[in-house]
Context: one part of a larger RNA
RNA sequence: UUGGGCGUAAAGGGCGCGUAGGCGGUCCGGCCAGUCCGAUGUGAAAUGCCUGGGCUCAACCCUGGACCCGCAUUGGAAACUGCCGGGCUGGAGUCAUGGAGGGGGAGCCGGAAUUCCCGGUGUAGGGGUGAAAUCUGUAGAUAUCGGGAAGAACACCGGUGGCGAAGGCGGGCUUCUAGCCAAUGACUGACGCUGAGGCGCGAAAGCGCGGGUAGCAAACAGGAUUAGAUACCCUGGUAGUCCGCGCCAUAAACGAUGUGCACCAGGUGUCGGGGCGAGCGCCCCGGUGCCGGAGCGAACGCGAUAAGUGCACCGCCUGGGGAGUAUGCCCGCAAGGGUGAAACUC
Numbered sequence: 001u002u003g004g005g006c007g008u009a010a011a012g013g014g015c016g017c018g019u020a021g022g023c024g025g026u027c028c029g030g031c032c033a034g035u036c037c038g039a040u041g042u043g044a045a046a047u048g049c050c051u052g053g054g055c056u057c058a059a060c061c062c063u064g065g066a067c068c069c070g071c072a073u074u075g076g077a078a079a080c081u082g083c084c085g086g087g088c089u090g091g092a093g094u095c096a097u098g099g100a101g102g103g104g105g106a107g108c109c110g111g112a113a114u115u116c117c118c119g120g121u122g123u124a125g126g127g128g129u130g131a132a133a134u135c136u137g138u139a140g141a142u143a144u145c146g147g148g149a150a151g152a153a154c155a156c157c158g159g160u161g162g163c164g165a166a167g168g169c170g171g172g173c174u175u176c177u178a179g180c181c182a183a184u185g186a187c188u189g190a191c192g193c194u195g196a197g198g199c200g201c202g203a204a205a206g207c208g209c210g211g212g213u214a215g216c217a218a219a220c221a222g223g224a225u226u227a228g229a230u231a232c233c234c235u236g237g238u239a240g241u242c243c244g245c246g247c248c249a250u251a252a253a254c255g256a257u258g259u260g261c262a263c264c265a266g267g268u269g270u271c272g273g274g275g276c277g278a279g280c281g282c283c284c285c286g287g288u289g290c291c292g293g294a295g296c297g298a299a300c301g302c303g304a305u306a307a308g309u310g311c312a313c314c315g316c317c318u319g320g321g322g323a324g325u326a327u328g329c330c331c332g333c334a335a336g337g338g339u340g341a342a343a344c345u346c
Base pairs, nucleotide, nucleotide: 003318004317005316006315007300008299012314014201015200016199017198021194022193023192025088026087027086028085029084030083031082033081034080035077036076037075038074039073040072041071042070049065050064052062053061054060091191092188093187094186095185096184097182098181099180103177104176105175106174107173108172109171110154114150115149116148117147118146119145120144121143125136126135162169163168206247207246208245209244210243211242215241216240220236221235222234223233258313259312260311261310262309263308266291267290268289269288270287271286272285273284274283275282276281295302296301319346320345321344328339329338330337331336
């Protein structure tokens, strides 16, 4: 609860595709369902409202009127909405020519580093810390050189930069694949926007089966610290981190800002493309930043990438705690997830 709202106060769904539904450019013709005008019928009486009247007033009662916001039938209007038919090109899209990109999948390759193994040189320490110790080393470590193995991640470039719907994406090459941008021309002819349900995607952790394991590292063990130290620091170290397949579906999934379209001062940087120009430079389109005007805002701030001005559609909020709990239902192997109260209390 016909209201007001959702960047930070409660509130934008994690993101997309899309069903129903809602909404929808421009011109002509038609219909007349919505809409508007008229007529008729009905809308009982009483009550209520207005006029007048009767009981000495009032309550009460009587009379007349308006009303009964509606429905049905009928006659008419045609601007708007709708429906039917026809046309248009500005919305939307297709094709042709170019372009940028860590967008996604697969395969192959590379170097640095780390650890381990083998060998050479070499000798008394190394490591670690606030200081130490656990640990490691004369069975030759650390250091250094040569050789080998493995796994994971890709320094510099690197950006205030790029791509993606979001999650996210970074060594190189090949291949398959998706989206985006600009300029010019041709084409389709409203094919559009949003989107309850639904479906798909969805970091990390976690789960199942199989593999892999260099480094790191929950748990765990030891050494320290401390009054204690189930921590912070140190030495180790298993899941896990990695790969394949299948689950899970959460997040400060954040721009804490839903999507689309239109309109509304400027300045400055940068990425991609184009036009003009001898040059300096200027202009246009699409991204991405900063500053800032009007306006907005409780303020902070936002300010053509709006939190401004409007329209369309969806989601959500309605005092704090109880509580994202209980219960029911749905989903999941489980962990748990989705939906989601109340008593009571302030």
Molecule: small-subunit ribosomal RNA, central domain
Organism: uncultured bacterium